[in-house]
RNA sequence: CACGCUCAAAGGGAUGGAGUUCCCUUCCAACCGCCAAACCGGCUGAUGACUCCUACUUCGCC
Numbered sequence: 001c002a003c004g005c006u007c008a009a010a011g012g013g014a015u016g017g018a019g020u021u022c023c024c025u026u027c028c029a030a031c032c033g034c035c036a037a038a039c040c041g042g043c044u045g046a047u048g049a050c051u052c053c054u055a056c057u058u059c060g061c062c
Stems, first nucleotide, its partner, number of pairs: 009026005016053006033043003
């Protein structure tokens, strides 16, 4: 210096924050939504999942 393994730690899971839990990755990584005629355009969701908050949307009442 290169490669491999293990441990610790760190990071990621389509737009914010917190808790819990699951999965993934080890920096040339995990990850970076879907439809369409891929041009003009169209659609779902703030979660990987659950709960809460904030933002957004719809309906009703005052």
Molecule: Fluoride riboswitch aptamer (crcB RNA motif)
Organism: Ensete ventricosum